[in-house]
This is a predicted structure of a 72-nucleotide RNA (transfer RNA) from Gekko kuhli. It matches the Rfam family "tRNA". By type it is a transfer RNA. Its family is annotated with triplet codon-amino acid adaptor activity in the Gene Ontology. RNAcentral holds the sequence, with entries from ENA.

RNA sequence: AGGGCUGUGGCUCAGUGGUAGAGCAUCUGCUUGGCGUGCGGAAGGCCCCGGGUUCAAUCCCCGGCAGCUCCA
Numbered sequence: 001a002g003g004g005c006u007g008u009g010g011c012u013c014a015g016u017g018g019u020a021g022a023g024c025a026u027c028u029g030c031u032u033g034g035c036g037u038g039c040g041g042a043a044g045g046c047c048c049c050g051g052g053u054u055c056a057a058u059c060c061c062c063g064g065c066a067g068c069u070c071c072a
Base pairs, nucleotide, nucleotide: 002070003069004068005067006066007065010024011023012022013021018055026042027041028040029039030038048064049063050062051061052060
């Protein structure tokens, strides 16, 4: 330098053209003599960045950045 894959709450991931969910973690209420477990609830991301298409983009297209990987 070239090819492929990935980028979404603190972490691991899902999602799909109609303003985003799960598990773990955090906080909190109940339960316990207390901790833990269990059950309920809450907070936390507008989706890597820029542009384009569209009435509407996390999703489609283009470019860039970062990571992983293959070839050399």

Model confidence (mean pLDDT): 82 of 100.
The organism belongs to Gekko, within Eukaryota.